[in-house]
RNA sequence: GGGCCAGUAGAUCAGUUGGGAGAUCGCAUCGCUUGCACCGAUGAGGCCUCGGGUUCAAGUCCCGACUGGUCCACCA
Numbered sequence: 001g002g003g004c005c006a007g008u009a010g011a012u013c014a015g016u017u018g019g020g021a022g023a024u025c026g027c028a029u030c031g032c033u034u035g036c037a038c039c040g041a042u043g044a045g046g047c048c049u050c051g052g053g054u055u056c057a058a059g060u061c062c063c064g065a066c067u068g069g070u071c072c073a074c075c076a
Base pairs, nucleotide, nucleotide: 001072002071003070004069005068006067007066010025011024012023013022019056027043028042029041030040031039049065050064051063052062053061
């Protein structure tokens, strides 16, 4: 330098037909317990990497950039 894949909650990820932003773990509060853990209930937490475009509407489609992973190539 070229190809491919990925970037969504603190973490790991889903979102496969463009219209509800979600799951598990973690965290907080309450219940249970003499207390802790387990268990149960409730809740907080995101403007979906960034910029532009298409559309009534974009996490999702198109273009560019950045970051990470992987394979290939090149140089000395």